Source information: RNAcentral holds the sequence, with entries from MGnify. Predicted 3D model of a 71-nucleotide RNA (transfer RNA) from a bovine gut metagenome. Rfam family: tRNA. By type it is a transfer RNA. From the family's description: Transfer RNA (tRNA) molecules are approximately 80 nucleotides in length. The prediction has a mean pLDDT of 81.

[in-house]
């Protein structure tokens, strides 16, 4: 210097821009003598950071940071 990745605690999804989801985990309730398992419910992220375009951006453009990879 080229390319990829960066989304709830963890692992990831998000169909060509239209106000963010899943599994596991955590918490509560039910069931049980109790635990586990199972069922129901809840909390938790404004999308690595900044700027720009747009009525509107995780999603497009620019810069920066971290990390993986190629020369």
């Nucleotide at each position: 210097g080229g390319g990829g990745u960066g989304u709830g605690g963890c692992u990831c999804a998000g169909u060509u821009g239209g106000u963010a989801g899943a599994g596991c985990g955590u918490c509560g309730c039910g069931u049980u003598c109790g635990c586990a398992a199972c069922g129901c419910g809840a909390a938790g992220g404004c999308c690595a950071g900044g700027g720009g375009u747009u009525c509107g951006a995780a999603u497009c453009c620019c810069c920066u940071c971290a990390u993986c990879u190629c020369c």